Large-subunit ribosomal RNA, domain I from an Acidobacteriota bacterium, 548 nucleotides, folded computationally. It matches the Rfam family "Bacterial large subunit ribosomal RNA". Gene Ontology terms of the family: ribosome and structural constituent of ribosome. It was read from a public genome assembly. Model confidence (mean pLDDT): 82 of 100.
Context: one part of a larger RNA
RNA sequence: GGCACGUAGGGGGAUGCCUGGGCACACGGAGGCGAGGAAGGCCGCGGUAAGCUGCGAUAAGCCGGGGGGAGGGGCACACACCCAGUGAUCCCCGGGUGGCCGAAUGGGGCAACCCGGCCGCCUGUUGAGGGCGGUCAUCCGGUUUUCGGACCGGAGGCGAACCUCGGGAACUGAAACAUCUCAGUACCGAGAGGAAGAGGAAGAAAUCUCGAGGCCCGGAGUAGCGGCGAGCGGAACGGGCCGAUUGCCUAAACCGGGUGGCUAGUCCACCCGGGGUUGAAGGACCCGCGGACGCGGGGGGAGAAGUCACGCGAAGUCCCCUGGGACGGGGCGCCCGAGACGGUGAGAGCCCGGUAGCGGAAGGCGACGGACCCCCUGUAGCGGUGUUCCUGAGUAGCGCCCGACUCGAGAAAUCGGGCGUGAAGCCGGGGGGACCACCCCCCAAGGCGAGAAUACUCCCGUGUGACCGAUAGCGGACGAGUACCGUGAGGGACAGGUGAAAAGCACCCCUGGGCGGGGAGUGAAAGAGUGCCUGAAACCACGUGCCC
Numbered sequence: 001g002g003c004a005c006g007u008a009g010g011g012g013g014a015u016g017c018c019u020g021g022g023c024a025c026a027c028g029g030a031g032g033c034g035a036g037g038a039a040g041g042c043c044g045c046g047g048u049a050a051g052c053u054g055c056g057a058u059a060a061g062c063c064g065g066g067g068g069g070a071g072g073g074g075c076a077c078a079c080a081c082c083c084a085g086u087g088a089u090c091c092c093c094g095g096g097u098g099g100c101c102g103a104a105u106g107g108g109g110c111a112a113c114c115c116g117g118c119c120g121c122c123u124g125u126u127g128a129g130g131g132c133g134g135u136c137a138u139c140c141g142g143u144u145u146u147c148g149g150a151c152c153g154g155a156g157g158c159g160a161a162c163c164u165c166g167g168g169a170a171c172u173g174a175a176a177c178a179u180c181u182c183a184g185u186a187c188c189g190a191g192a193g194g195a196a197g198a199g200g201a202a203g204a205a206a207u208c209u210c211g212a213g214g215c216c217c218g219g220a221g222u223a224g225c226g227g228c229g230a231g232c233g234g235a236a237c238g239g240g241c242c243g244a245u246u247g248c249c250u251a252a253a254c255c256g257g258g259u260g261g262c263u264a265g266u267c268c269a270c271c272c273g274g275g276g277u278u279g280a281a282g283g284a285c286c287c288g289c290g291g292a293c294g295c296g297g298g299g300g301g302a303g304a305a306g307u308c309a310c311g312c313g314a315a316g317u318c319c320c321c322u323g324g325g326a327c328g329g330g331g332c333g334c335c336c337g338a339g340a341c342g343g344u345g346a347g348a349g350c351c352c353g354g355u356a357g358c359g360g361a362a363g364g365c366g367a368c369g370g371a372c373c374c375c376c377u378g379u380a381g382c383g384g385u386g387u388u389c390c391u392g393a394g395u396a397g398c399g400c401c402c403g404a405c406u407c408g409a410g411a412a413a414u415c416g417g418g419c420g421u422g423a424a425g426c427c428g429g430g431g432g433g434a435c436c437a438c439c440c441c442c443c444a445a446g447g448c449g450a451g452a453a454u455a456c457u458c459c460c461g462u463g464u465g466a467c468c469g470a471u472a473g474c475g476g477a478c479g480a481g482u483a484c485c486g487u488g489a490g491g492g493a494c495a496g497g498u499g500a501a502a503a504g505c506a507c508c509c510c511u512g513g514g515c516g517g518g519g520a521g522u523g524a525a526a527g528a529g530u531g532c533c534u535g536a537a538a539c540c541a542c543g544u545g546c547c548c
Stems, first nucleotide, its partner, number of pairs: 001547007009540002016533001017497002021468002023465007030457002032158002040101003043056003047079001051075002062095006071083003106115003116136008138155007162193001163191005173180001177227001203210002214241005224232002247448003250392001254274008262265001279426001281391004286384004294379008306365003310359003316332001317348001318331004333350002335339001341353003397421008407433001428443005484491002504532001507519004
C1' cells in the first nucleotide's frame, strides 16, 4: 500500500411507515365586488413583538341579538399582569369604527406623498398660524334655466373560465413552396350575463310532407370542396334532452286629438291615443252576429321549505393473560333506524368526538321569484262583400370588388359588406343550387324574448377515488409566488416526522464557564437528546487476518 471481515464507529439521508398538503371527479350552492370607495396594497395596532394571522388611531379589537357552558388572553409552549356562572374565551347573525394609496374622483405627484378652495367647530390674544368634521374630478342621461348654470340619476375600476361582437397572425403541414393548411386558432380591442348567443320561416323539403330556435347521438368522415395535393368537410332526415296549455310587440291603411307651416286646402309635416300584425293571404273600410268572468299588467301586504351557529342521540370500559400502555389473545355480556369515519399510550359497534334518526332560534339569505290576500287596471272574438285603401325603398334585384357557407370563380345558387345603378307593390314579391317553364313552399327590406335542455368554475358545502405520499402530489404539506436571480418584462427554489406524554437530562466530572463528551436521572426505548422514527450506498476512521 492492496484485499477481506469486523465496530453499541463516523458520515450521508436512500428505503419503509406516516400525513395538517395536493390532484381528479360527482352532486348541491353561489355565480359577482365597486364612488355607501372594490380588488390589491402601504403603514400601523400587543405589557414585551421580528414573522404569520387578525384588526384599523374605538386598531389580535367596540356594541347588540342568538348559540354555548368553563375556562380564557391567536400561531406561541416563558415571564408579568389580567378576564370569566353579574356567563368570559369560542361559534353564528346584525351593526359600529375602518389611517394612507389604489377606478382614486379638490389640484399635483416619482402609488401609499405634497399643496389647496368653501362651510362649520376647536385652539390661539380679537389676529397670523394650527387642528378636526363636511364638501369640491370627469363623462352620459333626465328635468330645469335669467343660457352662466342648477338639481336628480347613472357610469368609471376589479374578477378564473365560459359568451357575443370588432380586428386578426406566424411557426407548422403540404416531406421544398406561392393557392391551400395551421385558423377565424393564438393574440389585441369592445361589451354582457349567470349564463351568453340563437329564436316564431320571404325556412326545410320533394310531388310525400314538416312546422321557431338551442343541445346531444346518428346520418358521416357520407354528399361535396381541394396545387382534386396536404387536407377541409356539410345538410335534410331519424332518435333523444327540453318543451308541449309559448310566443309576442310594432310600421301602414282608417278614426280621434294636439302642435307647427303657408300656397289657406276636404292641404302638408310632426307628435299622442285608438285601430292593426298575416300567406287557406291578412287588415283597413262597410254590413251582420257577439261580450268571456277567463286571462294579463301594476302597486301593497304577508311570507314557506331550505340555508347560515347548534342540541338530543343506543350499548362493557366486566374478569384473566401479555405488555410501558390493551384498542391485542382468552372468557362472559350488550346495542343496532347507529358495524361511516376519526381519536384515545398497539388493532375499540358498546371509552371520546361522532354516525342513523330526531329537533332547532333572534337575525340574514331564500325573496324584485312561485302560491296566497287586498287595491287599481287592461282585454277579445265570429261571419260576409272583394269596389276602394294598406301590408316596412335608395330596399330587393343588377354591375364591379370582397367576405361567409362543404363550395378555393366554378355551371355557383344562397347569405353578408363597399362603390354604383335601381324595381314591383297583392292581377304583388322571394325561394326550391346557373337560367327558363310548369309545379310546390314562403312573405324580406322594423323589433323583443322568459324558463329549460347547453358552456364554464376564481369561490362555498358534502362525498368519492385500481389518484400522489415529501426528487411524488399544486411551484408551494414548512413565515412560498417567499428567499434568491434579473434594469425590467420575468424567472423562481431548498426545506415535513423526538416521544404516548417534555417527563426536553436536576446534580457531579473532563474541557476553554465554549464545542463535544463521561456519569447520574427521565422514559418502553436516549441503541428516541432537539444536528432527534427507520437510518441503505458512496466516502472516512479504527481493529483483526492475508498478500506485496